[in-house]
Context: one part of a larger RNA
């Protein structure tokens, strides 16, 4: 390098959006740069190769040929591809009318349960365990009955359900943003796809300033347990978990399956539409399960939501350990994070 792979043997970037690049729908003039035919020059000689010839022979030499798959120029061709010019509408995106959603930001409000207060009733125990003890109680606990504050999360509805790029996201209710689907075929008229680098978002924990703190609970304390018990049970309990406003950039960020577009039997739920009708079924696009057909796979399995037949574009992948480690460098307040070796093993 040719090839050959990425679901689970190594391999899909967490996710978007987008530059440059690649690639790019239908029909028609036009040009001739890619591309094609044909002709001139040039492609130094020596090597290769083919014949023939000279050293006895070969190795080596000489001569002719032939070939240097290249490059210039000239004249043709017009199928593809490029460039330009004119249409088309089927991809795309607008519009106009519906109509979805735990989709985002921000306000307000609601009740249930915990804790605490305070105040009544009421007396000896409560609490947890396998069993106990550590705790908490005659300064009246726990238990209950009012009142009040607090801070978090929102039982049921809830469901292979719904919505978002992804991360996520769920009491109710204002507003503001946003997205999707459907239907009309009014409008543009190829505006498409994909995307190194960049740039935005990006669960938890963790940092930074300031608050906030009911329960949870790392650390820590004590008490069981054990042979020990830096645990697994208990009893306390501090950061944190909340909220603003900044950082971080990571996860089995998983469907471990990258995005677009076309193509290939059928069965059955569901969830928004349309559309028909007296009502209903049967039809039709869009997601969202479950079996399957062909076919593919090493197999389990995949199977119009392909891991199937193809096309375009990124991105990774090349034995195991060293190792995501060193060292440089770039980001970070750190904490790390991105890049990423190699010696030596086997």
């Nucleotide at each position: 390098u040719u090839g050959g792979g990425u679901u689970u043997a190594a391999a899909g970037g967490g996710u978007g959006c987008g530059u440059a690049g690649g690639c790019g729908g239908u029909u028609u003039g036009g040009u001739a740069a890619g591309u094609u035919a044909g002709a001139g020059g040039u492609g130094a000689a020596a090597u290769c190769c083919c014949g023939u010839u000279g050293c006895u022979c070969a190795a080596c030499a000489a001569c002719g040929g032939a070939a240097c798959u290249g490059c210039c120029u000239c004249u043709g061709a017009u199928a593809c591809u490029g460039c330009u010019g004119g249409g088309c509408u089927u991809g795309a995106g607008a519009g106009u009318g519906g109509u979805u959603g735990c989709u985002g930001u921000u306000g307000g409000c609601g009740g249930a349960a915990u804790g605490u207060g305070u105040g009544g009733u009421g007396u000896a125990g409560c609490g947890g365990u396998g069993a106990a003890a550590u705790g908490c109680u005659u300064a009246g606990a726990u238990a209950u009955c009012a009142c009040a504050c607090a801070g978090a999360a929102c039982a049921c509805c809830g469901a292979u359900u719904g919505c978002g790029a992804a991360g996520g996201c769920a009491g109710c209710u204002g507003a503001c943003a946003a997205a999707g689907c459907c239907a009309c075929a009014u409008c543009u008229g190829a505006c498409g796809c994909u995307g190194a680098u960049g740039c935005a978002c990006g669960a938890a924990a963790g940092c930074g300033u300031g608050g906030g703190g009911a329960g949870c609970a790392a650390a820590c304390a004590g008490g069981a347990u054990u042979a020990g018990a830096u645990a697994c049970c208990c009893u306390g309990g501090u950061a944190g978990u909340c909220c603003a406003c900044g950082c971080c950039g990571u996860a089995a960020a998983c469907g471990a399956u990258g995005a677009u577009a076309g193509c290939u039997c059928g069965u059955u739920g569901c969830a928004g539409g349309c559309g028909a009708u007296a009502a209903a079924c049967a039809g039709u696009c869009u997601g969202u399960g479950a079996c399957u057909u062909a076919g593919a796979g090493a197999a389990a399995u995949c199977g119009u939501u392909a891991a199937g037949c193809u096309a375009u574009c990124c991105a990774c992948c090349u034995g195991g350990g060293g190792a995501g480690u060193a060292c440089g460098u770039u980001c970070g307040c750190a904490a790390g994070a991105a890049u990423g070796a190699a010696a030596c093993u086997c």
A computed fold for a 346-nucleotide part of an RNA from an uncultured bacterium, annotated as small-subunit ribosomal RNA, central domain.
The coordinates come from a structure-prediction model, not an experiment, and the mean pLDDT is 87.
RNAcentral holds the full RNA, with entries from ENA.